[in-house]
RNA sequence: GCUCGGCUAGCUCAAUGGGAGAGCGCCUGGUUCACACCCAGGAGGCUGGAGGUUCGAGCCCUCCGCUGAGCA
Numbered sequence: 001g002c003u004c005g006g007c008u009a010g011c012u013c014a015a016u017g018g019g020a021g022a023g024c025g026c027c028u029g030g031u032u033c034a035c036a037c038c039c040a041g042g043a044g045g046c047u048g049g050a051g052g053u054u055c056g057a058g059c060c061c062u063c064c065g066c067u068g069a070g071c072a
Stems, first nucleotide, its partner, number of pairs: 001071007010024004018055001026042005048064005
């Protein structure tokens, strides 16, 4: 330099163009003599950035950034 993949909650990851979610973690309450397990509830995202298409974008298109793999 070229090609391809990934970027969404604290972490690991989902999500036919139409309600942004799960597991773990965190907080509160219950349970217990106490802790853990378990049960109930809750907080936490402007989906890497900027544009575009569309009635509507996490999803499609363009550019940029970070990261990984391959080729040279």
Molecule: transfer RNA
Organism: Actinomycetota bacterium